Context: one part of a larger RNA
RNA sequence: UGACGGGGGUCCGCACAAGCGGUGGAGCAUGUGGUUUAAUUCGAUGAUACGCGAGGAACCUUACCUGGGCUCGAAUGGCCUAUGACAGGCCCAGAGAUGGGCCCUUCCUCGGACAUAGGUCAAGGUGCUGCAUGGCUGUCGUCAGCUCGUGCCGUGAGGUGUUGGGUUAAGUCCCGCAACGAGCGCAACCCUUGCCCCUAGUUGCCAUCAGGUAAAGCUGGGGACUCUAGGGGGACUGCCUGCGCAAGCAGAGAGGAAGGAGGGGACGAUGUCAAGUCAUCAUGGCCCUUACGCCCAGGGCUACACACGUGCUACAAUGGCGCAUACAGAGGGUAGCCACCUGGCGACAGGGCGCCAAUCUCAAAAAGUGCGUCUCAGUUCGGAUCGGGGCCUGCAACUCGGCCCCGUGAAGUCGGAAUCGCUAGUAAUCGCAGAUCAGCCAUGCUGCGGUGAAUACGUUCCCGGGCCUUGUACA
Repeated sequence: UGACGGGGGUCCGCACAAGCGGUGGAGCAUGUGGUUUAAUUCGAUGAUACGCGAGGAACCUUACCUGGGCUCGAAUGGCCUAUGACAGGCCCAGAGAUGGGCCCUUCCUCGGACAUAGGUCAAGGUGCUGCAUGGCUGUCGUCAGCUCGUGCCGUGAGGUGUUGGGUUAAGUCCCGCAACGAGCGCAACCCUUGCCCCUAGUUGCCAUCAGGUAAAGCUGGGGACUCUAGGGGGACUGCCUGCGCAAGCAGAGAGGAAGGAGGGGACGAUGUCAAGUCAUCAUGGCCCUUACGCCCAGGGCUACACACGUGCUACAAUGGCGCAUACAGAGGGUAGCCACCUGGCGACAGGGCGCCAAUCUCAAAAAGUGCGUCUCAGUUCGGAUCGGGGCCUGCAACUCGGCCCCGUGAAGUCGGAAUCGCUAGUAAUCGCAGAUCAGCCAUGCUGCGGUGAAUACGUUCCCGGGCCUUGUACA
C1' cells in the first nucleotide's frame, strides 16, 4: 500500500422487511448430468453453464458412426509435358459417389484460349493448445470509482490532492484544507415516449356543403380535426414560503400536459476472474498428408432405469362450454400475402380480384360484454397416452415433421425442506406480430399493444457493494 475480520462508524441496492405471483409435487416441452450406444459430434459448468452457441438437426446442415470410393485431391492460381476435346443429351451397372458406352464434336492471327491426363510449387484439416494470441463477449457494475502533471511531506515503499463538515442517483455540487489544476468515468449532447405550435395533405382524415347507398369517406370537394413526418417551443428548483454561509433540502404551494434526473433506451472508467470463445473469423507453435484431407449412401446428434435447471398446461365456478357482440399496437408480404366464390365437419383443395402495399392482404385480436347451460363431481375440470382415418410441406415424413377429424380419456384436488421474480402502466393476466424458415418438433427468443393491482413501518438481521477508520503472525 492492499486484502481479510462471526472489528467499529456511515451510506446504498427487490438485500431483508411489507405485499403479489410463482418454482420445488403432476403431465408434457426443452437444455444438461448420467447411463447406454457402432456413433449418441463439439463447446459452455457456482454467482457469470444448463429454451446457452442453435434466430429452425427428416436428407442437407453435420463437424459423429458404419459401409462404398478418391488421391494435385471438393475450390482457385503459376510452370512443364502429352492429348483434342470439354460441356451437353441418351443408355447401362450401382445405394449413390462413380464407372462404361453411344450421339455431338474445337476456336483462332500457329502461338495462345479451353478441357483432360501426368509431373511440380502453392493445397486441405470444425485436428491440439483460449495457459502463446488478436478480435469479440460475460461478470463485479451504470457500482462511483480509477488515475496523471507540477508542488509539498517522507531516507524509502509511498502519502497529499481523492481525507474532513454538509449535500447528491453520482469523486454531484458547496464549504474548509499544502495543495493547485487536469484526464478517463458520472451528468449532458443521441434515439423514443408524454403537451403545444408551424409547414405539408396522399394511399391517411371527414366538421361544414352537395351527390349517393340496404349500409359504407362510397363520390365531388375540404385542411378544420385525427393522423403521418420534418422543423420549433416547453422544465431551469425559474417563481413563492421555510431552513441553510453555500451547495441544497422540505412544502409540493402557484402555474403547467409534464416537477425536481418526467418515463424508457442506447451508452459500461482503471481493472478483476491465466473467466469464455483456436468450432464465426483471424493467427504463433505443434500434429495429419493414398489421411486427422475429400466425395457418397444409410444411420446418429431425437437413445432412456434415473437426477437437476428453464418453461408450458393444469388441478377448476373470479371457472368450463355454446351463441351473439365491441375495442389495439407493432410488424410481414411477388418463388410472396391472398379478398371473394365453390367443395369439404375440418386440416385444406379447386377457381380467382387486388397488392412491390398509410391504397390490397395476413386479420380473427384475446381477455371483455350480453344471454343460456353445467352445480362441486376426478366432473361438461384436466388434457397426457394410445387406436383409426385424413390434410399439407418436401426427391423423401419408418427411424424423426406439423396440422385436422372420430374414438380413448392418464397423472393431477394447489404441491416437503427449500427457493425465484417484481416498487407502476410495474407485477399478474390476455392475445398479436417478427426473425430463422420448404415444412417444423416455438410451450423458446425478440418485439407489440389490451385489462391492470397490492405493499414499502423501517434498516435490527441475511446477501452484495461504496467511503472512512481499526486490528493482523496474510501478500
Record summary: This is a predicted structure of a 475-nucleotide part of an RNA (small-subunit ribosomal RNA, 3' major domain) from an uncultured Flammeovirgaceae bacterium. Its mean pLDDT, the model's own confidence on a scale to 100, is 84.